c-di-AMP riboswitch aptamer (ydaO/yuaA leader) from a Vulcanimicrobiota bacterium, 139 nucleotides, folded computationally. It matches the Rfam family "c-di-AMP riboswitch aptamer (ydaO/yuaA leader)". Rfam describes the family as follows. This family represents a conserved RNA structure found upstream of the ydaO and yuaA genes in Bacillus subtilis and related genes in other bacteria. NCBI's taxonomy places the organism under Bacteria, Bacillati, Vulcanimicrobiota.

Parts: sequence; C1' cells; structure tokens
RNA sequence: CCGGAGACAGCGCCUAGUUCGGCCGGCGGAGCGGGGGAUGCAACUUGUGGGGUGAAUCGCCGGCGUUUGCGCGCGGGCGUAGCGCGACUUUCCCGCGCGAACCCGUCAACUAACCUCGUCGGCGCAUUCGGAAAGCGUU
Repeated sequence: CCGGAGACAGCGCCUAGUUCGGCCGGCGGAGCGGGGGAUGCAACUUGUGGGGUGAAUCGCCGGCGUUUGCGCGCGGGCGUAGCGCGACUUUCCCGCGCGAACCCGUCAACUAACCUCGUCGGCGCAUUCGGAAAGCGUU
C1' cells in the first nucleotide's frame, strides 16, 4: 500500500416490535400491534372440515422420489394479486428487491361493554447519496 474478516460506536432499513421507570425478578406503565367477545340488521358457513398472524395470493411449465395405479412428498423456472426500499415529507417517473413461514385444533362472521396476548427477530453502511415538482426545516 492492497485485499479479506471481526469487534465497539454511530447512522439507516424490514417488522406492531419503541419508550419510561424499577427492588433490574417470570417486573410495572405509556405507545404501537393482535385475538376473543352481545343485541339488532343484513348476510355467510358446515368434511374436499374450518380458522388466525403476515405483503406473501393465484396461474402455467417441468424435475426427483414413492406407488400396480390413483395419488402423495420434495424442491425448480417464468409470471402474478399484493408489499418494501432508493437517507426530511408527499406525488409522478425511473431503478432494485420480496411475493415466506408459523400457529389454533372440529372451534371463533361483524360486534358495544368486557376479557386477553405480543412488544421478537433479521439486515445494510460511503466520497457513497436516482430524476422532477411542491412543501417543511436549517443557514
């Protein structure tokens, strides 16, 4: 000097997942988020069971394994409803990504009062920062 990796701190992103206090315990609040739960009205559903969180639904193609076969399991490609990011906010354009996973257990529509639960986890970072308009803020 070049390259790679790690730690601390800071900044930023997804997500409800932040914040205050504390005797720092299986804690207590605030904020944010989820579930259950009447009457009445209208409607919906019941074996190919049904339902919940979440953006994560749906379609086509094809592969491997298993089976006498029907079928079942695994994972791949191209799209897609929908969702996120581009470092003040919003809109448009452009660009880049995601389009999973888990849970309840025959049972739950909505739903006032009421009851109850969660506040995890994962990632990025440089002379780098997409463009236009409007606005906010600072100087």

Record summary:
Its mean pLDDT, the model's own confidence on a scale to 100, is 80.